[in-house]
Context: one part of a larger RNA
Formats: sequence, structure tokens, C1' cells
RNA sequence: GGAUGAACAUUGGCGACAUGCUUAAAACAUGAAAGUCGGAUGGGAAGUGGUGUUUCUAGUGGUGGAUGGGUGAGUAACGCGUAAGAACCUGCCCUUGGGAGGGGAACAACAACUGGAAACGACUCCUAAUAUCCCAUAGAAUUAGGAGAAAAAGAAAGAAUCUGACCAAGGAGGGGCUUGCGUCUGAUGAUUUAGUUGGUGAGGCAAUGGAUUACCAAGGUGACGAUCAGUAGUUGGUCUGAGAGGAUGAUCAGCCACACUGGGACUGAGACACGGCCCAGACUCCUAUGGGAGGAAACAAUGGGGAAUUUUCCGCAAUGGAAAAAAGCCUGACGGAGCAAUGUCGCGUGAAGGAAGAAGGCCCAUGGGUCAUGAACUUCUUUUCUCGGAGAAGAAACAAUGACGGUAUAUGAGGAAUAAGCAUCAGCUAACUCUGUGCCAACAGCCGAGGUAAGACAGAGGAUGCAAGCGUUAUCU
Repeated sequence: GGAUGAACAUUGGCGACAUGCUUAAAACAUGAAAGUCGGAUGGGAAGUGGUGUUUCUAGUGGUGGAUGGGUGAGUAACGCGUAAGAACCUGCCCUUGGGAGGGGAACAACAACUGGAAACGACUCCUAAUAUCCCAUAGAAUUAGGAGAAAAAGAAAGAAUCUGACCAAGGAGGGGCUUGCGUCUGAUGAUUUAGUUGGUGAGGCAAUGGAUUACCAAGGUGACGAUCAGUAGUUGGUCUGAGAGGAUGAUCAGCCACACUGGGACUGAGACACGGCCCAGACUCCUAUGGGAGGAAACAAUGGGGAAUUUUCCGCAAUGGAAAAAAGCCUGACGGAGCAAUGUCGCGUGAAGGAAGAAGGCCCAUGGGUCAUGAACUUCUUUUCUCGGAGAAGAAACAAUGACGGUAUAUGAGGAAUAAGCAUCAGCUAACUCUGUGCCAACAGCCGAGGUAAGACAGAGGAUGCAAGCGUUAUCU
């Protein structure tokens, strides 16, 4: 000099675009962040004079809550990066081929009754289905024989059509696994390892495999740094540098790990599951003391910690996502607005003329010099500002549909009007004098400076640098 998710002192006009708990993975009041489908289904309710139509939905059922969003505690590891590989799985989506026949028994809800303070239950009767079971039907799995695995319907009656269910094959995308190489510091850490290394049999997994188990062998790792200890998410990138390198890993994107702490499985195509379940623990809350409820490292918010980091905002209009035939619904993802000079970029704080070189300040050799064309004054302009009416694009898809927003923008009127500071001035380093002080008070990045004429302290005048900033501090280069 450059840089920062910065902070502090001081000052502060506008806009655009970004960024905003780096500390306590500490604790969390309140609201909302994952639902949806009545075109799977039996009820119940609203509405109606009645039927029909319509609307709502506690339960059964389907699908999604494994995505999206957050955080970086752990992890030195096939975790990540890169390049390969073989023994695998795959809901939704796409393509192809096939069939969907016949029966049965239940369980919620509802009703009745009942326990409990509550959370939540017990018992009895009935009932539907795309819930569930049985039979039939089947080019695969080396061959033969035997055994043996499937289905569901709905949309007003039928046709057509649409959506869905089942079996098989292929694809796409996704995921699991293995391996070569790379991946911080310490030797004042040198040996370490018993399922350990390999084999055989068995069981197990979607799959390979000591992943598990019985037996057998005695191997495996290591100065090319094992093991141990410390530290740390990782990469694309970011900062710096001519480069080689050094440092770093906020925002954005990929991967990984985690979800109060520690275990565990269930369901499912997929989890050992942030807003699911069970157990244990710490903490908080409710309680009729018998027992229950909770988990913000989602978005806002609160106190706490800290030098330090925002609104308990608007909207689903756009983009994307879940479920749905669709309309519509949900979406703190997202789109926006608010706050903060936190950063980058842009604009402004007026322009031209104006010497009686004005008043005033400062210096002075008292002649003058300088602030200084600076001001006043004259003429002009209106970015910005204030007020007025007009007013978008973003909407795809004929129409309708915009949170932002009466915003941006253009336009009319008004009036120089509303807008400059901060640091420095011995040398490094651009910029100098006077007064005060007198090794005092103060300054200081280094060198230093101050003891009576201090260009280095303090004030003033002037000057220099940068400028809506400026200086200091911290860290990297």
C1' cells in the first nucleotide's frame, strides 16, 4: 500500500446493489414455519318447507412431513477433493409388454356406558372403502420334478375418455459400497493391534466385506512418521502477491455432520428422522401430588454473554415446492418493504461574472502580506429538496390476477434554496508561523520531542490529504 461479516471516536445530504450474533452448539414468553385429497371412504354438521344441488370435516385410507430452511458442536476420516471401480437399491417421472376373475372376515368413526384434575383412556354393539385376507390366473430365477409370489377402483347409468392400482423389462435422475493420489501441528509422543491380519464353514445385508459367529493359521501397521496428543467441518472460492507462494473458508454454490445431552429402534422406496416415537439424564412449566407437558443451531422477538450484528413487518403477485383430476389450498422457501454510512459504486452540497483587492482574523521589517474572487453584489441553473396532477414493466394465457406501490419514471410549479466534515503539518510523509507552557503538562507508529524564543506539547491563523466520510484499534498479506 491492499483487504475485512469488523468495532470505537467524531461527523453525516441522496440513490442503486450487496451484507448484517465472528461471542453462549447458552436459556427461551408469544405468533406463525407441513400439509393436502370428499373425484378412496362410512358417518356427523351447516343450509333448504321437502327432494336434489351446495358447503364444512373429527375418524378410516392415500401421499408428503427423508425436500425446503438452520448451524458447524463433533470429525484428521474414503469426511472432503480428484480419478477410477464392481458386488447393489431406487417412491415419484419416462418408454415397452401383459393381465385386473371370484369370494370372505374385521376395525375406527358413530351410538351407549364409564375411569381420570388433566394428558389421555377402558368396555359393549354396529358399519364403509383404493384399509385387509383367501382362492384362481404368470414367457423370469441353468435343466427336470415339486413348491411358490399380484391386483382397486374412482369420475352421476352405459360408451368413449381421464386419473389411479398390479406384474415384468429398460431408461433417467438419486443413493449405498470399494480403491489410487492429495488433505494442519507436535518425536520434549516410537512402537502399536486379539475380531486384531488372513483362510474355511455358517448366519446376515439391497450389496461387497471380520460387518457377525465357530474353528484354523499368526499375522497386520510403523522414521515414506504408525499409535498418541493438540487443533480443525471440507471444496469451488475469497484476500494478498509480478509470480512462486502466504493467509483464509462470512455471504453464494457442492459435499459431510448435527438437531436439549446420551442411547434405541419403528414406519417407509428412502430416516435410525430438526418442528415423529421409546428409554435414560439435566433443565423449565402445569397439577386435584395420583400424574402429565416441552425442546428456536426455521422466521421474527426476549433477557444473557459481548467491542459488536436488524422488524414480534407485507405477500403468495412472481420463481420454486408438497398433496390434489382441477378449482382452490399450504409454503417465515421465496419475492419484497423496514433498520444500520457495514461495504462497493454513482450523484450532490451550486455555476458564470465580480478589486473599492471591502469589513474582520492572522502575520509583520508598519511599507505591507495573507485568508481571498472567498464574501457582498449581478446574471443563471434546479441534480437534489418541497408541493401538484399523470403513472408503469415485472402477467405467462383471450379475459381476470401486483405484496412491492401510488413505488420507479416522465412532467408542471417554487426557490440557491435542504446538504462538509475528519485527520495531519520535525524526518519517514504532502503541508509553517505566532502565542502559551517550561524535562512540567502533554505528545509518540519508529526515530524521538519538552529543562524560556518548541516548525514535534496546547490554542490560534494558515496549509496539506482524503471526503459523506475520516481517523484509530484488531487481524491477514

RNAcentral holds the full RNA, with entries from SILVA. A computed fold for a 477-nucleotide part of an RNA from Picea sitchensis, annotated as small-subunit ribosomal RNA, 5' domain. Its mean pLDDT, the model's own confidence on a scale to 100, is 85. The organism belongs to Picea, within Eukaryota.